This is a predicted structure of a 75-nucleotide RNA (transfer RNA) from a Candidatus Woesearchaeota archaeon. RNAcentral holds the sequence, with entries from ENA. Lineage of the source: Archaea > Nanobdellati > Candidatus Woesearchaeota.
Parts: sequence; structure tokens; C1' cells
RNA sequence: GGGCCAGUAGCUCAGCUUGGAUAGAGCGACAGCCUUCUAAGCUGUAGGUCCGGGGUUCGAAUCCUCGCUGGCCCG
Repeated sequence: GGGCCAGUAGCUCAGCUUGGAUAGAGCGACAGCCUUCUAAGCUGUAGGUCCGGGGUUCGAAUCCUCGCUGGCCCG
């Protein structure tokens, strides 16, 4: 220098292929129930400008484009 993949909640990820209106799960955190207490179990709550800029569209996490970060491969 070239190619490919990934970036979404504190962590691990789904959703992207086929745009559709309120963005989800598990673990974790917090509160409650249960228990003599703890753990386990059950219920609930909070937590996201979906890596950034621009574009297309009535509508973008999703499509296009330019960057950033990380990983792998080629030279």
C1' cells in the first nucleotide's frame, strides 16, 4: 500500500441479507418477595444520540459515501 471482517446497554451478543415507525436478549447493577441470615429462585426497575460526518428516502441500527478504532490475510 491492497483486500476482508467487526464496532448496538456496564460486559457478551442478536437485529443489517429483505428499511417501517415504541431497538431487544442473556449476564451484571438496583429494589421488592421468599429465607433466621446469605446463596439460589421469583417479580419489577433503571441503563442506548446503534463508532463519527455527509447523502438517499415519507421513513435509516439497516442502503450509499468519506473517515476513526480494533482484528485477520496478502504484498
It matches the Rfam family "tRNA". Rfam classes the family as a transfer RNA.